[in-house]
Context: one part of a larger RNA
RNA sequence: UUGGGUUUAAAGGGAGCGUAGGCGGGUUUUUAAGUCAGUGGUCAAAGCGUGUGGCUCAACCAUACCACGCCAUUGAUACUGGAGACCUUGAGUGCACAUAAGGAUGGGUGGAAUUCGUCGUGUAGCGGUGAAAUGCUUAGAUAUGACGAAGAACUCCGAUUGCGAAGGCAGCUGUCCGGGGUGUAACUGACGCUAAUGCUCGAAAGUGCGGGUAUCAAACAGGAUUAGAUACCCUGGUAGUCCGCACAGUAAACGAUGGAUACUCGCAGUUGGCGAUAUACAGUCAGCUGCCAAGCGAAAGCAUUAAGUAUCCCACCUGGGGAGUACGCCGGCAACGGUGAAACUC
Numbered sequence: 001u002u003g004g005g006u007u008u009a010a011a012g013g014g015a016g017c018g019u020a021g022g023c024g025g026g027u028u029u030u031u032a033a034g035u036c037a038g039u040g041g042u043c044a045a046a047g048c049g050u051g052u053g054g055c056u057c058a059a060c061c062a063u064a065c066c067a068c069g070c071c072a073u074u075g076a077u078a079c080u081g082g083a084g085a086c087c088u089u090g091a092g093u094g095c096a097c098a099u100a101a102g103g104a105u106g107g108g109u110g111g112a113a114u115u116c117g118u119c120g121u122g123u124a125g126c127g128g129u130g131a132a133a134u135g136c137u138u139a140g141a142u143a144u145g146a147c148g149a150a151g152a153a154c155u156c157c158g159a160u161u162g163c164g165a166a167g168g169c170a171g172c173u174g175u176c177c178g179g180g181g182u183g184u185a186a187c188u189g190a191c192g193c194u195a196a197u198g199c200u201c202g203a204a205a206g207u208g209c210g211g212g213u214a215u216c217a218a219a220c221a222g223g224a225u226u227a228g229a230u231a232c233c234c235u236g237g238u239a240g241u242c243c244g245c246a247c248a249g250u251a252a253a254c255g256a257u258g259g260a261u262a263c264u265c266g267c268a269g270u271u272g273g274c275g276a277u278a279u280a281c282a283g284u285c286a287g288c289u290g291c292c293a294a295g296c297g298a299a300a301g302c303a304u305u306a307a308g309u310a311u312c313c314c315a316c317c318u319g320g321g322g323a324g325u326a327c328g329c330c331g332g333c334a335a336c337g338g339u340g341a342a343a344c345u346c
Stems, first nucleotide, its partner, number of pairs: 003318004007300002012314001014201004021194003025087007033080002035076008049065006090191001091188003094184004099179001102177004107173003110154001114150008125136002162169002206247006216240001220236004258313006266291009295302002319346003328339004
């Protein structure tokens, strides 16, 4: 390489958009590039394959024929390809309807809590723990009442809920932007699927500059615990946590399950539509959740949201360690990221 695989054994790219490429619905005409057949040429000798013969056999040798490939030519036309015409079910558009924590905007706004400040009441403790101590407090703390300030997060509703490509998204409200769904069947007429390279997005932590800083809190300090305690517990506490602009580009980025299409028993719950009005009952489409049949699977389990049956495209794996390391290259302000071995060893 082939083959076989990728939920958990090695293996699905973090996610999307999309270029090349690969693959691609139905009818019909044409062409004859692929494909198939005939004929001719070529295919040195030896060799390979088949038949026969010769050395007692075999190896070995002799002889005859074939094959594959390439070129030319004459045909065939089912399939694939090229060209033309048409179709509507794939795909998209229109119209109508409802729908959601989808996104952006330093938009506006609300209450509770926390901390701080001022004033009042009030007096000796408060706090913390397994128990304590550090800490705070007669310069009046803790507690409680009033007023004020700041920043951050949104209790209940709330759900096996909903939305988003993923990361993710939750007080209320305004503006702008986007999405999918259902119904209809008016329009286009295969316009599709996938996607190497590429581009964009991408939690938390981190970085640069400028703001902000209530809470919490790496580092750090102190108090405990302990044989020790660079920890777990306690009291403090700076980066950070928040905002803007820029970078970074990784996660158990998980459903540890790539995307698309078609097909294949059922039961139950639930979200949003539809069917005139509807709370009842059943149906249908698109989601979410639980259980199960066939089938699959090493098993656990999966089971119309497949890990079943198939097709297409991409990515990835090939014993453990060494190692996601070294070296080189690319990217980055840095931290580091991407790509990614070998010796050796079991």